A computed fold for a 76-nucleotide RNA from a Pseudomonadota bacterium, annotated as transfer RNA. It was read from a public genome assembly.
RNA sequence: AGGCGAGUGGCUCAACUGGUAGAGUGGCGGUUUCCAAAACCGUUGGUUGGGGGUUCGAGUCCCUCCUCGCCUGCCA
Repeated sequence: AGGCGAGUGGCUCAACUGGUAGAGUGGCGGUUUCCAAAACCGUUGGUUGGGGGUUCGAGUCCCUCCUCGCCUGCCA
C1' cells in the first nucleotide's frame, strides 16, 4: 500500500426483506433466609464508532473518515 472482517446498554451478543432497538449478564429495589449465596419478581441503562447522503422511514442501503483484528505485498 491492497484485500477481507468487526465496531449496537458497563460486559457478551441479537435485530429476518429498510418498518416500535432487544436478550443474557451486571447495577438498584423486593420476595425468600438467622445471615448470605442460589432462585424468583420488579426496575435501571443506548448520540447503534464520527460525519454526510438516499428514503415517508436507516443498526440495516450508498459515500467518506476513525479504531481494532486477519491475510497479501513493498522498503530497510